[in-house]
């Protein structure tokens, strides 16, 4: 030193974003391509501060 959706990355302390991928549609003779739409996250646990934490601050846990 990192740990956020399957996978990859974002997020001044104020409603977790966006890419691929997975659905669904419409296109296709079918697949795939393109085009729209949905959907899906106890932010690694567990506690502290604080009106409020992914962020700040302790302790473990995994990984380099």
């Nucleotide at each position: 030193a990192c740990g956020u959706a399957g996978c990859a990355u974002a997020a001044u302390g104020g409603u977790a974003a966006u890419g691929c991928a997975c659905c669904u549609g419409u296109u296709u003779u079918u697949g795939g391509u393109a085009c729209a739409g949905a959907a899906g996250a106890u932010u690694g646990u567990a506690g502290g501060u604080u009106c409020g934490a992914g962020u700040c601050c302790u302790a473990c846990c995994g990984u380099u």

Model confidence (mean pLDDT): 81 of 100. Predicted 3D model of a 64-nucleotide RNA (transfer RNA) from a marine eukaryotic metagenome. Its Rfam family is "tRNA". The family's RNA type in Rfam is transfer RNA. Its family is annotated with triplet codon-amino acid adaptor activity in the Gene Ontology. The sequence is in RNAcentral, with records from MGnify.